[in-house]
């Protein structure tokens, strides 16, 4: 200095949080895999402030792993 959002990889320009993969169920099959349909899964790292309203590139402090310079 950037990063922290679903089990994993990642989107998300202050106004009801999403995708892919994975997972579960159904369908299909002699059975599995693939495909198709449906579904579950979130303290948006923590605490505080600003705001009618903050996951936010609005501000402050802290924590974790990490890049660069000396």
């Nucleotide at each position: 200095g950037g990063u922290a959002u679903a089990g994993c990889u990642c989107a998300g320009u202050g106004g009801u949080a999403g995708a892919g993969c994975a997972c579960a169920u159904g369908u299909u099959u002699a059975g599995u895999a693939c495909g198709c349909a449906u579904g579950a899964g979130g303290u948006c790292c923590u605490g505080g402030g600003u705001u009618c309203a903050a996951u936010u590139c609005c501000c402050c402090a802290g924590u974790a792993a990490u890049g660069c310079c000396a």